The prediction has a mean pLDDT of 86.
Small-subunit ribosomal RNA, 3' major domain from an uncultured cyanobacterium, 469 nucleotides, folded computationally.
Context: one part of a larger RNA
């Protein structure tokens, strides 16, 4: 100079308190330890690994295990030879493959060949999810959206370094004032950037209907007022007025205002810490394999199961079950797709088959919510795990190992020790829809909207953090 301290002052954060819902029990799905196997490929391990990499393992993927092959190779550039490229049959093989016959002569030409594609030789070389993240690039995580983290001059110290950064105010902020051997400055903070929220203007189709006509229906006509789409601008700046301050920075409190003092949310992440975490995204050293640790192929395995943990979903019931009958969305997808009326089928689906490259068609009945009946506190008209018969769907193919439908079948569950998490407002808790991966498979995850709370005395105490001693 730092870090630390169960030493101090001061001040923050769902850190604690106040609430309100949860995990720990049960069942189920998933990840993870451990066991186990011919493999159960590999990699992430305290907070910062465990629904992580994987936005989706029946083959593929696949990297791992058995077996069958092949060795200039499944890819690439060089050289040499043949042959057009392709296509067809057909023996064997679980395919991979490995043997056999047959059709086929094309494009340019300077007629020498040449371009493309194949087959074959030899040799350079291919290749390698092989090892090393403790050799690296690069991304990325955490401290943490914390207020910091430093540099140039100049002073001052024999030096390390100080000092600026410290003090007194103030702030979400090393924000800003004043004060000081300091004076200035950078990368952070703030604002620029995107969206919600007002409101003007311009536009009016595929959108939208206030008047006037039409219709079962904004259906047509007509019209752009209104809703809305989507561009541009204008709005909030502590500007105004009162208090307080130190005549400052600022705080209090109030007027207009859709908004009020960062207006809500994103996007952004200083120096640097963890030799954090990736050599299996991808680059990349070095060091190994080279008739394999390289490649193809068929099964098989990542789905095993005395057990432990970790994230979830259902639930255990009357603020609930059922059963008829009514309402109201946002944000998105769709040509190998979205699929509509219509017929079948209890259904899961199917068949016929319009329209839609999309504010036009579809997907698409949101659901909790109203309203009424029944169910009366029971292991039940709760719960739905399991397991059996029937079928549907993807797709060469659902045994190992999908997903739905019907119809039996009905288990633990009676609100969970010790312990332990998330959350400060359109939040929590609920409810349901879309999406991405995808053939097929979502209780995961990435938005979207309905319906809407309770508490915050307050820093003494637990965690984590600045700042000065």
């Nucleotide at each position: 100079u730092g870090a630390c301290g169960g030493g101090g002052g001061c001040c923050c954060g769902c850190a604690c308190a106040a609430g309100c819902g949860g995990u720990g029990g049960a069942g189920u799905a998933u990840g993870u330890g451990g066991u186990u196997u011919a493999a159960u490929u590999c990699g992430a391990u305290g907070c910062a690994a465990c629904g992580c990499g994987a936005a989706g393992a029946a083959c593929c993927u696949u990297a791992c295990c058995a077996g069958g092959a092949c060795u200039u190779g499944a890819c690439a550039u060089g050289u040499c030879g043949c042959g057009a490229a392709u296509c067809c049959u057909u023996u064997u093989g679980a395919a991979a493959g490995a043997g056999a016959g047959g059709a086929g002569u094309g494009c340019c030409u300077u007629c020498g060949g040449g371009a493309g594609c194949g087959c074959g030789a030899a040799c350079a070389c291919a290749g390698g999810u092989g090892g090393u993240g403790c050799a690296u690039g690069g991304c990325u995580g955490u401290c943490g959206u914390c207020a910091g983290c430093u540099c140039g001059u100049g002073u001052c110290g024999u030096g390390a370094g100080a000092u600026g950064u410290u003090g007194g105010g103030u702030u979400a902020a090393g924000u800003c004032c004043c004060g000081c051997a300091a004076c200035g400055a950078g990368c952070g903070c703030a604002a620029c950037c995107c969206u919600c929220g007002u409101g003007u203007u311009u536009a009016g189709u595929u959108g939208c209907c206030a008047u006037c006509a039409u219709u079962a229906a904004g259906u047509u006509g007509g019209g752009c007022a209104c809703u809305c789409u989507a561009a541009a601008c204008a709005g909030a700046c502590u500007g105004c007025c009162g208090g307080u301050g130190a005549c400052a920075a600022a705080c209090c409190g109030g007027a207009g205002g859709a908004a009020g003092g960062u207006g809500g949310g994103g996007a952004u992440g200083a120096c640097g810490u963890c030799a954090a975490g990736u050599c299996a995204g991808c680059a990349u050293g070095c060091c190994c394999c080279u008739u394999a640790c390289g490649u193809c192929c068929u099964g098989g395995g990542c789905u095993a199961c005395a057990c432990a943990c970790g994230u979830a979903c259902u639930a255990c019931a009357a603020u609930g079950g059922u059963a008829g009958g009514g309402a109201c969305a946002g944000a998105g997808g769709g040509c190998a797709g979205c699929c509509a009326a219509c017929c079948c089928g209890c259904g899961a689906g199917g068949g016929c088959g319009a329209g839609c490259u999309a504010a036009u068609c579809c997907c698409g009945u949101a659901a909790a919510c109203c309203c009424u009946g029944c169910c009366u506190c029971a292991g039940u008209u709760c719960a739905g795990a399991u397991u059996g018969c029937a079928g549907g769907c993807u797709g060469c193919a659902a045994c190992u190992c999908g997903c739905c439908u019907g119809c039996a079948u009905g288990a633990a569950g009676g609100c969970g020790g010790a312990a332990u998490c998330g959350c400060u407002a359109g939040u929590a808790a609920u409810c349901g829809c879309a999406g991405g991966u995808c053939a097929g498979c979502a209780u995961a995850c990435u938005g979207c909207g309905g319906u809407g709370a309770a508490u915050c005395c307050g820093u003494u105490c637990c965690c984590g953090g600045g700042c000065c001693u």
The full RNA is in RNAcentral, with records from ENA and Greengenes.